[in-house]
RNA sequence: CGUUGUGACGCGCCGAAUCCGCCGCAGGCGGACCGGGGGAAACAGCUCGGGGUGAAUCUCGCUCCGCCGUUGGCGGACGAGUAGGGUCACCCUUUCGACCCGAACCCGUCAACUAACCUCGGAGGCGAAAGAAGGGGCCAAU
Numbered sequence: 001c002g003u004u005g006u007g008a009c010g011c012g013c014c015g016a017a018u019c020c021g022c023c024g025c026a027g028g029c030g031g032a033c034c035g036g037g038g039g040a041a042a043c044a045g046c047u048c049g050g051g052g053u054g055a056a057u058c059u060c061g062c063u064c065c066g067c068c069g070u071u072g073g074c075g076g077a078c079g080a081g082u083a084g085g086g087u088c089a090c091c092c093u094u095u096c097g098a099c100c101c102g103a104a105c106c107c108g109u110c111a112a113c114u115a116a117c118c119u120c121g122g123a124g125g126c127g128a129a130a131g132a133a134g135g136g137g138c139c140a141a142u
C1' cells in the first nucleotide's frame, strides 16, 4: 500500500429527523429545538372527485407490451428532455465549471388561505466523497 472478515470511535452527505433530563432503562416519559397537518373573518376560488409529504413536475417518442368504444385513445415499460433540487470539506452567499437527482408513499369523497386553538413526526439511506473566483463572517498563526 492492497484484499477479506469482525468490533469500536470519529468525519462528511441527503433529509425536519437532533440535543438534554428522568425512569422500573433493547424501552418509556418529559423538555428544548426543528418539521408537518387541521382550523375563523376579510379576500379568492372550484365542483371533470379532491387532497397531503417531497426537489421529484411537465413534454415528446418512426420503440415495446396490454386494454378499449380501434385511421384513434388509455395505461405500463423504456428512451430523450424538462420545471425544480443536491454535492464539489471552516460557515453564509453570488457567479462560472463539473458530477448527480428529477423518486416513492399516504388520506379516502374530505380539508384554499387562516388569528385563537387542536394535533402529528423527529426516520431511513449513503461515502475516497476534497473545483475556481468575488463579498462577508469565524478560527488559527505571526
Stems, first nucleotide, its partner, number of pairs: 011127004018032006033122006049110001050107004058081004063077006084101005090137007

c-di-AMP riboswitch aptamer (ydaO/yuaA leader) from a Chloroflexota bacterium, 142 nucleotides, folded computationally. The prediction has a mean pLDDT of 78. Lineage of the source: Bacteria > Bacillati > Chloroflexota. It matches the Rfam family "c-di-AMP riboswitch aptamer (ydaO/yuaA leader)". Rfam links the family to the GO terms regulation of gene expression and cyclic-di-AMP binding.